[in-house]
Formats: sequence, structure tokens, C1' cells
RNA sequence: CGAGAGGACCGGACGGUCGCUCCGCGGGCUUAGCCCACGGGGAGGAAAGUCCGGGCUCCACGGGUCGAGGUGGUUGCUAACGGCAACCGGCCGCGAGGCUAGGGAAAGUGCCACAGAAAACAAACCGCCGCGGGCGGCCUCCGGGCCGGGCGCGGUAAGGGUGAAAAGGUGCGGUAAGAGCGCACCGCGGUCCUGGUGACAGGGCCGGCAGGGCAAACCCCACCUGGAGAAAGACCAAAUAGGGAAGGCCGACGGUUGAUGACCCGCAUCCAGGACCUUCCGGGUAGGUCGUUCGAGGCCGGGCGCGAGUCCGGUCCCAGAGAAAUGACCGUCACCCCUCCUCGGAGGGGGACAGGAUCCGGCUUACAGGUCCUCUCGCGCC
Repeated sequence: CGAGAGGACCGGACGGUCGCUCCGCGGGCUUAGCCCACGGGGAGGAAAGUCCGGGCUCCACGGGUCGAGGUGGUUGCUAACGGCAACCGGCCGCGAGGCUAGGGAAAGUGCCACAGAAAACAAACCGCCGCGGGCGGCCUCCGGGCCGGGCGCGGUAAGGGUGAAAAGGUGCGGUAAGAGCGCACCGCGGUCCUGGUGACAGGGCCGGCAGGGCAAACCCCACCUGGAGAAAGACCAAAUAGGGAAGGCCGACGGUUGAUGACCCGCAUCCAGGACCUUCCGGGUAGGUCGUUCGAGGCCGGGCGCGAGUCCGGUCCCAGAGAAAUGACCGUCACCCCUCCUCGGAGGGGGACAGGAUCCGGCUUACAGGUCCUCUCGCGCC
């Protein structure tokens, strides 16, 4: 210098003018509230998607079992997680590094398209090899010999072919041809030893080899999980309508002949009852307040840890609205692009993704432009 790998970070700055929202303080008013002045706070790295996990709230809840859903290498971190860290195994890359749902296929069931002989109690299309009988050609010392393709029986799984995948791989020996048939190495299974908390790694011995793949197919194993969510939920509480209690009034009609006044009628009193009046009580709605922003909080320093993190000390207060405020314009500078040019400038243009609504930890996705650190490979020079 070129090509890459991993990570951290910024997301224009300053000033002016006019506005928005919340809080504090002061003042004014036709004080419920509105207005004015001053001071202070006012979106993000993802505030997003709402995909996981938790705080918090309400509801439910004897125990066990079944079911359903989720997770899936190991050890840790954490409030928790499907997150993160470190490590192990596998695959990819020359490398820095990247990706990885990565338990069980000797519990059972199921599936493996097309092609192919065969997709799993194995099988044999071409080929290779042996034997048998027959045919053709050539040679002949007439005894026969050699060659060829075809047929039948058998052997084989080297080679070819099909396929995503075909009963371990390479080599040597062996054989009629072949084959773990034998041997060496690699792989695999069992067992023991060593190292490691562990996943696992290394080594010794034994076994010629068990016998395909798929579990993000059913399933089995281990572990986790009660439901709903801020319109959760708590409190205060109008008007109107309705409910309840007490009192008043009515009690004429209506009450099995309601009861009593010794029996009947009238009358009186009382009770039941009542769509009326007064007072009180309670529930819900409108509305208001809280929950609500001091929190698994930010920053700085130190201890422990490889790390994710954790502990201690100091310091700071940093949006809390309620249909929802944080905006617009102008100027200067910085950045990027284009044009001109007297190489110093001039002119013009551009600036992304996107915005809180109970809070927090993650994941995922979007993003103009830019900065820094560490590392790898290649080339050149000293």
C1' cells in the first nucleotide's frame, strides 16, 4: 500500500427569531381555572417489531397423576430468559475468524420422491470369473489346439451405471475372479488407565465390524411452565334514573270478612301496603387523584473474575404527557457530491432510519454519512 476479520463509538455544532409541554416561584384576573414574567427539565441507538424473560397488579390455588406448550453440548452469569460469557465437538476459511435446535435411530411406529437390479429380515442391470453343452472362424503332425460372441448353471461385489444417500476407507497380500478372506494404518464398537468440575481429549488392550439416513416425523428421555394484563389495579366522587332505612302523609279503591273495640253494620284505632314529600345510607357511571417514574438506574474510581458479571466507595437526578409537547425559519462553521477556475477559492445541491405512553433485561429488524482500536493474509522498501 492492497485485500480482509473482530469490536467500540458518533448520529452535526453554535447563535438569533417565533412557537409547544411539564415543574418551581412571583404577579394579575370574571381565581373552577386562565393569562403574564423569571428559572429549570423536555426522545433513541434502535424510543420500532411486540418475538422471549422478569418487576409490579388483580384473579385462581389441598396433594398426586395424565395431558398440552416450550427448551435441548458443558460449565458458569443473571431477578429471569429461548439471552450472554468461556470452553468442547462438527462443518467452512491459507489465516484473523465465521456458522452450528449439537440429547436418544440396539424402545416402538412411520417416511426415503425421481432414477435405479436393489432404499434395508438386502439385492445383482452391465461387467469379472469358473463349469457345461452347442455354433462360427483359423491352424493342424488329423489325436486335437487356439480365438470369438450367444445360451444354461453357479461364484463375486473389485470396476461401471442410478441416486441426496448403496453394508467402513486407503494400500499390500491373497484368489478362478473377488471379498475384513488375511495384514498395516485410519475409522468404528467394547473395556481399562491418565488429564479435565464437565462437555470431552490422549493412550493401552480386545473385537474384523456390529451393519444406511431422517427425531425443526410421531415418539422416548431430562428440565421448565397457573391465568390475565396498565383499558392491570387502588382511592375520591356529581347530575339523572333505580335500590335500602327512618320519619311524615295517605291508608277512599285494593288486603281470605286484615286485626281489635264480646255478634253484625257504621265509625275509630292499629297493621300490611303505597307510583307522594323530607332526611340519611350504599353500589355503579361521567369526572378527578394515585399506580407513574429513584430505577435489577447513569457516571467515576477501586477489589475479585479469562469473561459474561459481581462487590465496595463517591457522585448525579436525567421526559412524565393523557389523544398525547420536544417544532419551524434564518445566519455562520464543519461534512459529502457536482461545476468553474487565476490552484487559492467561488457558485449550486444534499444530510438517513425513525419518535416515548407502566418499567426493566435481551433478541431481531431499519439506518445518509463518519471516527477509533486490535488482529490476519499478500506485495514492496529499510

Background
Predicted 3D model of a 382-nucleotide RNA (Bacterial RNase P class A) from a Planctomycetota bacterium. It matches the Rfam family "Bacterial RNase P class A". The family's RNA type in Rfam is ribozyme. The sequence was found by an Rfam model in a public genome assembly. The source organism's lineage runs through Bacteria, Pseudomonadati and Planctomycetota. Its mean pLDDT, the model's own confidence on a scale to 100, is 78.